The RNA shown here (transfer RNA) has 77 nucleotides and comes from Candidatus Uzinura diaspidicola str. ASNER. Taxonomically the source falls in Candidatus Uzinura diaspidicola (Bacteria, Bacteroidota, Flavobacteriia, Flavobacteriales). Rfam family: tRNA. The family's RNA type in Rfam is transfer RNA. The sequence was found in a public genome assembly. The coordinates come from a structure-prediction model, not an experiment, and the mean pLDDT is 81.
[in-house]
This record gives sequence, C1' cells and structure tokens, in this order.
RNA sequence: ACGGGCGUAGCUCAAUUGGUUAGAGCAGUUGUCUCCAAAACAAAAGGUCGCUGGUUCGAAUCCAGCCGUCCGUGCCA
Repeated sequence: ACGGGCGUAGCUCAAUUGGUUAGAGCAGUUGUCUCCAAAACAAAAGGUCGCUGGUUCGAAUCCAGCCGUCCGUGCCA
C1' cells in the first nucleotide's frame, strides 16, 4: 500500500437480517439479611450503537468517507 473481518453499558455478548421505547450476564451502587462481612434476595443506575454524512415514513442494521483494531498478501529499509 492492497484485500477481508470486527467496533453496541466498565467487561463479555445479544438484538428474530430496516419497524415504534436498544437488552442480558458479570462487575459497580443502594437496600434487606448478619454482631460484622461473605453468600443470597430486591431495587435503581449505567448507551453519541466508533465518527461524519447519505438513502428511507422509519437505520445498531443499508450506502459512502474517515478513525481504531485484528488477519492475510506485498513494498522499503
């Protein structure tokens, strides 16, 4: 440099292949329980769906450019 994959909550991953309001487990917070803690249970919180634009009545999902990351091929030294 070229080709391909991936990017969603702090972490690991979903989202029926465009449909209304994006979820789960774990972690963290608060509460119940306990002499205290752990465990267990309950509740609430936590998101620019990488960024910018486009298509569409409607985009996490489709398209373009860019950013990051991984794999492969190659170039220079």